[in-house]
Context: one part of a larger RNA
RNA sequence: CUGGGCGUAAAGGGCGUGUAGGCGGUCUAUCAAGUCGAUGGUGAAAUUCCUCGGCUCAACUGAGGGCUUGCUGUUGAAACUGUUAGGCUUGAGUGCAGGGGAGGAAAGCGGAAUUCCCGGUGUAGCGGUGAAAUGCGUAGAUAUCGGGAGGAACACCAGUGGCGAAGGCGGCUUUCUACCCUGUUACUGACGCUGAGGCGCGAAAGCCGGGGGAGCAAACAGGAUUAGAUACCCUGGUAGUCCCGGCUGUAAACGCUGGGUACUAGGUGUAGGCAUCGUAGUGGUGUCUGUGCCGGAGUUAACGCAUUAAGUACCCCGCCUGGGGAGUACGGUCGCAAGGCUGAAACUC
Numbered sequence: 001c002u003g004g005g006c007g008u009a010a011a012g013g014g015c016g017u018g019u020a021g022g023c024g025g026u027c028u029a030u031c032a033a034g035u036c037g038a039u040g041g042u043g044a045a046a047u048u049c050c051u052c053g054g055c056u057c058a059a060c061u062g063a064g065g066g067c068u069u070g071c072u073g074u075u076g077a078a079a080c081u082g083u084u085a086g087g088c089u090u091g092a093g094u095g096c097a098g099g100g101g102a103g104g105a106a107a108g109c110g111g112a113a114u115u116c117c118c119g120g121u122g123u124a125g126c127g128g129u130g131a132a133a134u135g136c137g138u139a140g141a142u143a144u145c146g147g148g149a150g151g152a153a154c155a156c157c158a159g160u161g162g163c164g165a166a167g168g169c170g171g172c173u174u175u176c177u178a179c180c181c182u183g184u185u186a187c188u189g190a191c192g193c194u195g196a197g198g199c200g201c202g203a204a205a206g207c208c209g210g211g212g213g214a215g216c217a218a219a220c221a222g223g224a225u226u227a228g229a230u231a232c233c234c235u236g237g238u239a240g241u242c243c244c245g246g247c248u249g250u251a252a253a254c255g256c257u258g259g260g261u262a263c264u265a266g267g268u269g270u271a272g273g274c275a276u277c278g279u280a281g282u283g284g285u286g287u288c289u290g291u292g293c294c295g296g297a298g299u300u301a302a303c304g305c306a307u308u309a310a311g312u313a314c315c316c317c318g319c320c321u322g323g324g325g326a327g328u329a330c331g332g333u334c335g336c337a338a339g340g341c342u343g344a345a346a347c348u349c
C1' cells in the first nucleotide's frame, strides 16, 4: 500500500454556517455519457503459460495457440446510474391554530448579606488557631441600634427539571430578537443530506485603551509549623475578578462517543403538547417531542452499549497507523505580546 479502525487501547475537528465536491424520494417519456452485447483496428518481438516438433534426454531451440486484463472505430440494448422534458407528495420548506423555556441583546427596578462612613448605647477586649502569634482596640474596637455610601452576586423556588449548535444561560419588569414542540394537512413541489477550503461563534486565564473596585484573591509582606517550609494554617494584600471598546482562540472545549436517514423486544420515572374514555377527581389509555434509569436480541477484548446504540445498513466529512525524541526544531502563517495553527528528522528502545 491493500486494509483495519477512532467510548476507555493511537484516532471525532471546540461548535456552527456554508462554497466547491460527493451522495440523493417517486412516476412517465427521451437521449445513450456511464453500463452491457456483437464486430473491426491496435495492444512490436523476445520472455512467461499450453500443444506439437529439433538436438540420444534436458538446458537450449523451432512452429502454432493463448495472453497482452488496455485504448479506439462501427453497430445494437435501455433495466440501473446519468441527460433532457413533464408530472406526483411521503423527504424538505411555508401558512394557519395552540404551547414552551436560566436562548440572545438593551434599559430600568428590588431585597438579603459583606465592607466602609456618620451618629447613639456601651467597656475591655476582639479576632484567629490543633495550639498560637502577627493583626485590630482606651485616639473607645468587638457587640448592638439608627442613618448613609458603594460594588458584586442573586438564598428559598431548584428538579440525572428547562433552553441553546457548542462555549454557556438562574432575582424581578419592560422593549427588541432568535428558536423549538404539538395539531391541521391549506400552499410550494425534491427545493434534500454532508461539507475540503472560507466565514462566524467560542469557558477561564492573559493582553491593549478607558472606567470601576464591596467581597474574594495569584504575586508580595508578616505570623506560625518545620531539620528546612520559597507550601499546606493564620493576619494583611496588588494585579485580576466587574463594565465599555478591541485582541487572544485555547481547555479533561467530555457523552473522552462527528452529522444525516431508515430499521430492530420491553419495563419504569420525568418535562412540554395532542387525541380519546370516563365515576370528567390531583384519573385511565393512546400518541408526538425531549430528558433519565433498568433491561432483551444483537454487539464488544472486556467493561459495557442497548429505539438518546457502542445493534443492522447506506451517504458525506474529520482523524489514527509502536513508545520516546515532540506537539519539539525548521519553514510558513496569524497575534501587541504571551503564544496559536501547520508540523518533521537524526538518534534511541
Base pairs, nucleotide, nucleotide: 003321004320005319006318007303008302012317014201015200016199017198021194022193023192025088026087027086028085029084031082033081034080035077036076037075038074039073040072041071042070049065050064051063052062053061054060091191092188093187094186095184096183097182098181099180100179103177104176105175106174107173108172109171110154115149116148117147118146119145120144121143125136126135162169163168206247207246208245209244210243211242215241216240220236221235222234223233258316259315260314261313262312263311266294267293268292269291270290271289272288273287274286275285276284277283298305299304322349323348324347331342332341333340334339
This is a predicted structure of a 349-nucleotide part of an RNA (small-subunit ribosomal RNA, central domain) from a metagenome. RNAcentral holds the full RNA, with entries from SILVA. Its Rfam family is "Bacterial small subunit ribosomal RNA".